[in-house]
Context: one part of a larger RNA
RNA sequence: GGACGAACGCUGGCGGCGUGCUUAACACAUGCAAGUCGAACGGGAUCCAUGCAGUGCUUGCACUGCGGAAGAUCUAGUGGCGAACGGGUGAGGAACACGUGAGAAACCUGCCCUGGAUUCUGGGAUAACAGCGGGAAACUGCUGCUAAUACCGGAUACCUUCGGUCUGUCGCAUGGCAGACCGAAGAAAGUUUUUCGAUCCAGGAGGGUCUCGCGGCCUAUCAGCUAGUUGGUGGGGUAAUGGCCUACCAAGGCAUCGACGGGUAGCUGGUCUGAGAGGAUGAUCAGCCACACUGGGACUGAGACACGGCCCAGACUCCUACGGGAGGCAGCAGUGGGGAAUUUUGGACAAUGGGGGCAACCCUGAUCCAGCCAUGCCGCGUGCGGGAAGAAGGCCUUCGGGUUGUAAACCGCUUUUAGUCGGGAAGAAAAGGCAUCUCCUAAUACGGGGUGUUCUUGACGGUACCGGCGGAAUAAGCACCGGCUAACUACGUGCCAGCAGCCGCGGUAAUACGUAGGGUGCGAGCGUUAAUC
Numbered sequence: 001g002g003a004c005g006a007a008c009g010c011u012g013g014c015g016g017c018g019u020g021c022u023u024a025a026c027a028c029a030u031g032c033a034a035g036u037c038g039a040a041c042g043g044g045a046u047c048c049a050u051g052c053a054g055u056g057c058u059u060g061c062a063c064u065g066c067g068g069a070a071g072a073u074c075u076a077g078u079g080g081c082g083a084a085c086g087g088g089u090g091a092g093g094a095a096c097a098c099g100u101g102a103g104a105a106a107c108c109u110g111c112c113c114u115g116g117a118u119u120c121u122g123g124g125a126u127a128a129c130a131g132c133g134g135g136a137a138a139c140u141g142c143u144g145c146u147a148a149u150a151c152c153g154g155a156u157a158c159c160u161u162c163g164g165u166c167u168g169u170c171g172c173a174u175g176g177c178a179g180a181c182c183g184a185a186g187a188a189a190g191u192u193u194u195u196c197g198a199u200c201c202a203g204g205a206g207g208g209u210c211u212c213g214c215g216g217c218c219u220a221u222c223a224g225c226u227a228g229u230u231g232g233u234g235g236g237g238u239a240a241u242g243g244c245c246u247a248c249c250a251a252g253g254c255a256u257c258g259a260c261g262g263g264u265a266g267c268u269g270g271u272c273u274g275a276g277a278g279g280a281u282g283a284u285c286a287g288c289c290a291c292a293c294u295g296g297g298a299c300u301g302a303g304a305c306a307c308g309g310c311c312c313a314g315a316c317u318c319c320u321a322c323g324g325g326a327g328g329c330a331g332c333a334g335u336g337g338g339g340a341a342u343u344u345u346g347g348a349c350a351a352u353g354g355g356g357g358c359a360a361c362c363c364u365g366a367u368c369c370a371g372c373c374a375u376g377c378c379g380c381g382u383g384c385g386g387g388a389a390g391a392a393g394g395c396c397u398u399c400g401g402g403u404u405g406u407a408a409a410c411c412g413c414u415u416u417u418a419g420u421c422g423g424g425a426a427g428a429a430a431a432g433g434c435a436u437c438u439c440c441u442a443a444u445a446c447g448g449g450g451u452g453u454u455c456u457u458g459a460c461g462g463u464a465c466c467g468g469c470g471g472a473a474u475a476a477g478c479a480c481c482g483g484c485u486a487a488c489u490a491c492g493u494g495c496c497a498g499c500a501g502c503c504g505c506g507g508u509a510a511u512a513c514g515u516a517g518g519g520u521g522c523g524a525g526c527g528u529u530a531a532u533c
Stems, first nucleotide, its partner, number of pairs: 001533002006529005013380006020372001021338001026336003030333003035081003040078002043075005051066007088291003098215007107208003112204008120154004129144006159186012190196001217263003224254003229251008266288004270281004293314005316327004344370001346369003352366001353364004383413004393404004419469005427460001432454008477522005482503003488517005498505002
């Protein structure tokens, strides 16, 4: 000198864009953060026509009650998809965790896309519901009824898998690929106005899993470490290779090119600095990993060993009728605590994106916005021009004067910003309706694509921006002045009080302490402090 997720002191006008618990992975009140589908299913509730009964009477209307077709709306439950994404944190981990480059002839893949073949025939339950119970509650038992795109048989097999026989071809060692024959096993679901679905197979896209080479911390005041240890065979397990697990056999394997142990640490793209080499660092943004009160475990599923799922154990907190139950903010806000220190219990789904749905739409503390903080960067302003051989006051003085100083006053001008009044966006693209063209088609149905037209949708926000009005009006501080280092005098103090980054100042003339005048530097900031280049 630079830089900062900074803090502290003094000061503080505005705007734009960013950032904002680095400490206790400490404990959490309250609200919200993952739902959706009635076009899978049976119920239930509400509305409701004709009808029946009654009342009023204007004799064919009004009102009330009962009942309830078709239909509409809502929905607890069964069922489907999602909940494994998105969001948070960095505790652990020195490891194929990460980065990079290869490999899988050892693998998986829901939704999506492309192609092929199908969607046949039966069955038994069960929630909801009803009845009777238990319990303080959480919840739960028995009996009875019922549906499905829930569940289970049978058939069929273009096809797939497995076993056997054979042929061709290729490679990278185990082997791969293609084909033929025989045997065994393996499917399905309906709904709707169209649509949308379901099953099997092959391929794709995207995603994941595994293996290996190389790379990136400190420590030898850690020198030997290792029994599932190293390898083999059989078996098990997995989507899959493998001591991953197990039985038996062998005695191996690693290490001064640092094994083993200890300490520390999420890794990277990057960020800061530096001419570079390098050094330091890993907030925000992006990729990967790990974790979700602590420890362990599996279930479901295409995918988890699962933050807002389950079970067990533990600590803690809460409820209780003492028998038993409930909970997990390292999601967004917010509270206590810790700390030098870090924000609102805000608005909206308008946009972008995600989940569900044919859709309308619903949900979304992701996100987009607003709020707070000079926390950072950037921009603007606090006026501009004239104005004395130079007012007053202050300070110094050799008492002549010098300086503050064109500074002020005074004259003229302007109105950014702030204030007030008025106008006022872009961000909106679509989806939907209508018309028309084209493709598909028997079809002017439906559907896909194009064009035109129409309608609706804005949290921010009456915001940005624009215009009018008046008036210099609403706006300057902080540090320093011995040398390094730009900037000097007076008074006070008297090795005292104090200063200080280093050298060093202060003991009676202190440019070094304190105050004042003056000056220097930066400026809505200026200094100090911590770690770092």